[in-house]
This is a predicted structure of a 145-nucleotide RNA (Guanidine-I riboswitch aptamer) from a Pseudomonadota bacterium. NCBI's taxonomy places the organism under Bacteria, Pseudomonadati, Pseudomonadota. Rfam family: Guanidine-I riboswitch aptamer. Its family is annotated with regulation of gene expression in the Gene Ontology. Of the family's consensus pairs, 100% are formed in the model. Model confidence (mean pLDDT): 79 of 100.
RNA sequence: UCGAAGGGUGGCUAGGGUUCCGGUUCUGCUUGCGGUUGCACACUGCGGGUGGAAUGACUGGUCCGAGAGCUACCGGUCAUGCGGUGUUGGCGGCCAGAUAGCCAACCAUUGCAAGGCUCCACGGAGGGAUAAAAGCCCGGGAGGA
Numbered sequence: 001u002c003g004a005a006g007g008g009u010g011g012c013u014a015g016g017g018u019u020c021c022g023g024u025u026c027u028g029c030u031u032g033c034g035g036u037u038g039c040a041c042a043c044u045g046c047g048g049g050u051g052g053a054a055u056g057a058c059u060g061g062u063c064c065g066a067g068a069g070c071u072a073c074c075g076g077u078c079a080u081g082c083g084g085u086g087u088u089g090g091c092g093g094c095c096a097g098a099u100a101g102c103c104a105a106c107c108a109u110u111g112c113a114a115g116g117c118u119c120c121a122c123g124g125a126g127g128g129a130u131a132a133a134a135g136c137c138c139g140g141g142a143g144g145a
Base pairs, nucleotide, nucleotide: 007074008073009072010071011070012069015064016063020061021060022058023055024054025053026052027051028050029049030048031047032046033045034044035043075118076117077116078115080113081112082111083110084109085108086107087105088104089103090102091101120140122143126138127137128136
């Protein structure tokens, strides 16, 4: 200097904003009980119903959510044990050879079981998606040690 690998998914959390729900503020219509009035109208207090707007320096629900957070499962890799198959070698009575079969291998491959390991990791700005933002994605990036 170059290349490869450092795995995948789910659940949860740190965190995040504001599409929806809810909250809060303002407001339209309607309505109940009072106050005022001789009676109404108007005004006004406290409520109900139903719309609109604003608001995340609204605790929340929905939602998004970690390479360097947690956890589970899977995958990978490496021993061990028990088998299968192949290869090689040996044995395989009575001449020799051959076959069924048997044995071995620190060989290759494959199945099952229970195990070991799956390390390390400082990190902008800027951009992107979504309703919007973020430890999301660009990104184990640029840089740095």